About this RNA: This is a predicted structure of a 97-nucleotide RNA (c-di-GMP-I riboswitch aptamer) from a soil metagenome.

């Protein structure tokens, strides 16, 4: 899988906890799923706590002078995350004809 029964999950979005964030889990609700069950390999998409790295007409400290160092700010990174974006891998509930 049948405009079917039967069970099933739950998107925005509110609540409350955890988390740096992304996002997560519990309740509350339904957008929609026929694997919107598991896994996270492969693509892709988010996050940057640490780390690296870069400058300033920023602020702070330190200095005889320069080099310095912290903060704040920019960029980069997945080792964190989505998987309800394809794909792949596993594993399954109902029922005709």
């Nucleotide at each position: 899988g049948a405009c079917a029964a039967a069970g099933g999950c739950a998107a925005a979005c509110c609540c409350g906890c955890c988390g740096a964030a992304a996002g997560g889990c519990g309740g509350g609700g339904a957008c929609g799923c026929a694997a919107a069950g598991c896994c996270a390999c492969g693509a892709g998409g988010c996050u940057a706590c640490c780390g690296c790295u870069c400058a300033g007409u920023g602020c702070g400290c330190a200095c005889u002078g320069a080099c310095g160092c912290g903060c704040c700010g920019g960029g980069c990174u997945a080792u964190g995350c989505c998987g309800g974006u394809c794909g792949g891998g596993c594993c399954g509930c109902c029922g005709a004809a």